The RNA shown here (small-subunit ribosomal RNA) has 1414 nucleotides and comes from an uncultured Microgenomates group bacterium.
The sequence is in RNAcentral, with records from ENA.
[in-house]
RNA sequence: GAUUAACGCUGGCGGUGUGUCUAAUACAUGCAAGUCGAACGGGAAUCUUCGGAUUCUAGUGGCGGACGAGCGAGUAACACGUUGGAACCUGCCCCGAACUCAGGGAUAAGCACUGGAAACGGUGUCUAAUACCGGAUAGUCCCGAAAGGGUAAAGAUUUUUCGGUUCGGGAGGGGCCUGCGUCCUAUCAGCUUGUUGGUAAGGUAAUGGCUUACCAAGGCUAUGACGGGUAACUGGUCUGAGAGGAUGAUCAGUCGCGAUGGAACUGAGACACGGUCCAUACUCCUACGGGAGGCAGCAGUAGGGAAUAUUCCACAAUGGGCGAAAGCCUGAUGGAGCAACACCGCGUGGUCGAUGAAGCAUUUCGGUGUGUAAAGACCUUUUCUGAGGGAAGAAUUAUGACUGUACCUUAGGAAUAAGCACCGGCUAACUCCGUGCCAGCAGCCGCGGUAAUACGGAGGGUGCAAGCGUUAUCCGGAAUUAUUGGGCGUAAAGCGUCUGUAGGCGGACAAUUAAGUGUAAUAUUAAAGACAACAGCUCAACUGUUGCGUCGUAUCACAUACUGGUUGUCUAGAGGCUUGGAGAGGUUAGUAGAAUUCUACAUGUAGGGGUUAAAUCCGUAGAUAUGUAGAGGAAUACCAAAAGCGAAAGCAGCUAACUGGACAAGUUCUGACGCUCAGAGACGAAAGCGUGGGGAGCAAACAGGAUUAGAUACCCUGGUAGUCCACGCCGUAAACGACGGAUACUCGGUGUCAGGUUACUCAAUCGACCUGGUGCCUAAGCUAACGCGUUAAGUAUCCCGCCUGGGGAGUACGGUCGCAAGAUUAAAACUCAAAGGAAUAGACGGGGACCCACACAAGCGGUGGAGCAUCUUGUUUAAUUCGAUAAUAAGCGGGGAACCUUACCUAGGCUUGACAUCCCACAGAAUUUUUUGGAAACAGAAAAGUGCCUUUUGGAACUGUGGUGACAGGUGCUGCAUGGCUGUCGUCAGCUCGUGUCGUGAGAUGUUGGGUUAAGUCCCGUAACGAGCGCAACCCUUAUCCUUAUUUGCCAGCACGUAAUGGUGGGAACUCUAAGGAGACUGCCGGUGAUAAACCGGAGGAAGGUGGGGACGACGUCAAGUCAUCAUGGCCCUUAUGGGUAGGGCUACACACGUGCUACAAUGGCCGGUACAGAGGGCUGCGAACCUGCGAAGGUAAGCGAAUCUCAGAAAGCCGGUCUUAGUCCGGAUUGCAGUCUGCAACUCGACUGCAUGAAGUCGGAAUCGCUAGUAAUCGCGAAUCAGAAUGUCGCGGUGAAUACGUUCCCGGGCCUUGUACACACCGCCCGUCACACCAUGGGAGUGGGUUGCAAAAGAAGUGGGUAGACUAACCUUCGGGAGGUCGCUCACCACUUUGUGAUUCAUGACUGGGGUG
Repeated sequence: GAUUAACGCUGGCGGUGUGUCUAAUACAUGCAAGUCGAACGGGAAUCUUCGGAUUCUAGUGGCGGACGAGCGAGUAACACGUUGGAACCUGCCCCGAACUCAGGGAUAAGCACUGGAAACGGUGUCUAAUACCGGAUAGUCCCGAAAGGGUAAAGAUUUUUCGGUUCGGGAGGGGCCUGCGUCCUAUCAGCUUGUUGGUAAGGUAAUGGCUUACCAAGGCUAUGACGGGUAACUGGUCUGAGAGGAUGAUCAGUCGCGAUGGAACUGAGACACGGUCCAUACUCCUACGGGAGGCAGCAGUAGGGAAUAUUCCACAAUGGGCGAAAGCCUGAUGGAGCAACACCGCGUGGUCGAUGAAGCAUUUCGGUGUGUAAAGACCUUUUCUGAGGGAAGAAUUAUGACUGUACCUUAGGAAUAAGCACCGGCUAACUCCGUGCCAGCAGCCGCGGUAAUACGGAGGGUGCAAGCGUUAUCCGGAAUUAUUGGGCGUAAAGCGUCUGUAGGCGGACAAUUAAGUGUAAUAUUAAAGACAACAGCUCAACUGUUGCGUCGUAUCACAUACUGGUUGUCUAGAGGCUUGGAGAGGUUAGUAGAAUUCUACAUGUAGGGGUUAAAUCCGUAGAUAUGUAGAGGAAUACCAAAAGCGAAAGCAGCUAACUGGACAAGUUCUGACGCUCAGAGACGAAAGCGUGGGGAGCAAACAGGAUUAGAUACCCUGGUAGUCCACGCCGUAAACGACGGAUACUCGGUGUCAGGUUACUCAAUCGACCUGGUGCCUAAGCUAACGCGUUAAGUAUCCCGCCUGGGGAGUACGGUCGCAAGAUUAAAACUCAAAGGAAUAGACGGGGACCCACACAAGCGGUGGAGCAUCUUGUUUAAUUCGAUAAUAAGCGGGGAACCUUACCUAGGCUUGACAUCCCACAGAAUUUUUUGGAAACAGAAAAGUGCCUUUUGGAACUGUGGUGACAGGUGCUGCAUGGCUGUCGUCAGCUCGUGUCGUGAGAUGUUGGGUUAAGUCCCGUAACGAGCGCAACCCUUAUCCUUAUUUGCCAGCACGUAAUGGUGGGAACUCUAAGGAGACUGCCGGUGAUAAACCGGAGGAAGGUGGGGACGACGUCAAGUCAUCAUGGCCCUUAUGGGUAGGGCUACACACGUGCUACAAUGGCCGGUACAGAGGGCUGCGAACCUGCGAAGGUAAGCGAAUCUCAGAAAGCCGGUCUUAGUCCGGAUUGCAGUCUGCAACUCGACUGCAUGAAGUCGGAAUCGCUAGUAAUCGCGAAUCAGAAUGUCGCGGUGAAUACGUUCCCGGGCCUUGUACACACCGCCCGUCACACCAUGGGAGUGGGUUGCAAAAGAAGUGGGUAGACUAACCUUCGGGAGGUCGCUCACCACUUUGUGAUUCAUGACUGGGGUG
């Protein structure tokens, strides 16, 4: 785009068309083929002037029922289409010629009798004809060679006409033959006996095996016979640029069919839709004896189905039948009805109308959209309704079904008239709400898991419009079967290789021919359709007239370039000849040495062998090792190579015989002899099979030993088929260059093998060149890229093979081959939306190279075992609030839960609220105190107080009470809607951009490479050149020095003073403090390196190569963490999920994990003495001294908002003593009693003190953590939080080590490279069995249908032949009969039907095989 469409929603009008695609299923009822009285006898009715006339007609007779109408079952065929042809027929019609004489016998109807339920008959008798019959005539006509013979007729009407017979011709129609065209299947390869041809006869309208007899043995087939499946064919129709593809409704031509099968009769024509006979099935009637029927005619019914109309009107028109005609008949036809089924046309109003109304939707709450849309005003009347008029269609006097139709006039009034689909992309059109991987959508991709432009609704929009969507089918897009117009190295695709038949294609010159080819003409190519012009309906659809004309076919003429045929010639292709050398080419025979193994003998002694390590195994019965001799089989080291040969498979010691091919040179011969090849044939690795040999080594199977979770493997020890030979099979391989063969052409470079030419040259070598093979690199070109590139995958020609999404499947069935194994040929159902190629950037690898890191290693100390502290899981609970939960949660949020905190639970209470803004009313200053009930919240009572302004009414601010609703409030949900903040990779060295260049592109380059660094740090190189974020530096702190400053800090020198003390005067040197500077930069020297960057060593220096430490964290990753810090979208609660109170809980406890503390002791515990810090805190505070207490602490109280006072005696250390290896003078848990402190309050549930008690624990399994120097380890001190409550956290100093060979390994990371079937990226992907469900399919004892072959049986009706029987009008007769005919019987053919045996196909089948999906 289209449709004979159907379904869903919707539906105003008209015109023109179309309308059972399914059950060629079955049919009730009515109608669809009759007509003629001018062929005939008769009958009936009416009229009658009684003569007759008119009308109707059962029967005889004629013509027509072979047309028209329907349907498409069958048919793959001369059925159809198209072109030709000869051996034919033809009623009615036209033209022409001739004739139409005279007779005969019957019969239906009728009448009588009679059978039957009916249908339908029977017997007797009467009668007519254009019915029937013989005779006459016979030019033509027919038969015959001729002679000769044979064959006709019908009348009717009375006005004319219409007929009849014979013959010739025509028109139209039909029969037959023929070239070409006409679906799929080779998993149908051979078919055929009337078959092919001939002769003769029969038969037919006619040719012909059409039929029969005889003779011959033919005929068809790979250009697809035969078989199977499907199908009416065509003009045309739909689509397409075309070529094609699909199709065959309506209309038209042809064919076939008429319930199914068979048959003939009549006739001009039939083997006959509304005729006959027979058989079968079905239906109906019946008196059970017997009969009737055929809608695929028009309507209509049932049924089937997604689905297809009225039991209408009329013969007015067109046409048909009959008739002389009038006329009759006509479900053909003309019309109407039903159906948006299709096409075409028209309408559902038009102009103005802004306050941009209302409503609805949305909103950032301002608005915006619907929207000039509506309302309203004016206008029009196609349509509609009413009224009036009113055709054409009739050529023809009459006659109009449609029809009071089309059309016209007039009146009325916007009146009667809009839907459907879609809005994620393709694809024009976007928002809100609802829903929450549900419900649903979906043509493909896909959408939906709480903010859905994709589901459903709404508003808005887009498209089409009386329709719009969906479904189905065909073509297109699809160059996706490629003739036009594709491919085959790796995507699907080159046969394993060669020889070669048919076929296809084929070198040069000339002549001839004219088959192909080209041009012109003629005929045809039905009409309709298509196209063009014009015309008719108001337009259009529709229709008419005219024109053009394609393809095809045939005939004819011309042309002759090319192809073909024929003839002649040529040598460039091909082949032959001569000479020569190369070679693992092939077959057969012989032969050689090394090695393995075995045997014998000898020497010799304890092991050997084997492996990562072992063991099985061999060996004291003497192995292994060594020597000598022998046996046997197989294979041929070095040479050896990108080498050579062969068609491929393949070929390797040496020698001989036989033998194939290629190459070079010569240029003597033949003269296109060529190329490629469907079928066909030959060869064809390994394994395997058969028969017979052989068997050293090796070695499937097998056995044992190991390895392992297992190990039917890899490793080891053995070992049989086999490997070898002969003969015969098999016929496959990643049989690969994944590249078919042949020919020609198209830049170069460089090896190598074989042969040859040639300069220097006399020779060898070397050089240059030619031919053939075999390699590498590369240009143009090709290619999706990779790559190929004179050995093409380039440019062309010829021929063959093969491919057409993945899976199913190279499978099933069938065929062929094979001894088998199996090979070959080769599907479908079903299923998926991909499968695949090449390249790219990542990620990954028990891949590679390089490098780094407390990553390992080397060390030190821990954890894991004990007790306790703390966090978490789990469990429990009314609640044990919530979050974090691999590394990157778990002494984390919590930097401090007795109440509070607090979010949880219970109880009793509040509802505009504890808090904010706004409004109304009332009361009161604010504020403070006391008291009753109660657990408190809360409820009630009482008292004190009386402010500011003022016009004295009040007002402002504030407080309380009551009310109203907007709102407040939420630690309620979503960290997967978010901001911010944070963890981690990781302080790892990376991550990118601009321009340029390369690539079809993704991308690459830069950023890779050579060095170097802690570093993408720097240098060099470089199709790159530059730049940005990171690194480093800039910042803080610490280490040294200088300057400045000098109190509360300091005190060298001076002075005073004390028992003693910077205590005092004073000082500014020192320390410290805190401001500013200096200093370190590979700067200097030597070496290495590339004269670089840099590295190594050294000097100087407080410090040396980033001096130490901190802050600082690129692009990004983990939907990492946090809605409970805060903020915030959306959702949710609103007498509660909000707010307040009391008590409880967060502190539970069988267990488990993490992080810590204290220990297990002598490097120690305890007692006594004694020394040295830093950094901090302090007014609701730190709190000295003194007194009391064993102590925690208490009392009193100085000083200090602090370099002044205070917390505050640092501890380890050092000195002395004791303990002597014990569950202890270790260890301190637990428990009892008595206290202190904080605080409303220590019961749940605080810390501390004293006395008493004195648990586990004797250094910790597997495993695992931290640390590289002022570090680990160890020792104490302080602070934040805080009323109180650290073993935690954050800081501070004291003492103060060991080790690092090194980068093989473990974890993590960086860069380069490589492989990849991964991309959620290896925690990936993915294979097979098993289990379950469903689906299609193969096999299957079989079973049931369809079709069909062969061999038989059977034999209705009918036709033909025969004929003993019976009957018999016309003609003849010698009257006896005869001729002829009918019936009967019989033979042949034959439908239905039956039997046997095959073939084929479909369905089904216990069980079973694999396959697909989940």
Its mean pLDDT, the model's own confidence on a scale to 100, is 84. It matches the Rfam family "Bacterial small subunit ribosomal RNA". Its family is annotated with structural constituent of ribosome and ribosome in the Gene Ontology.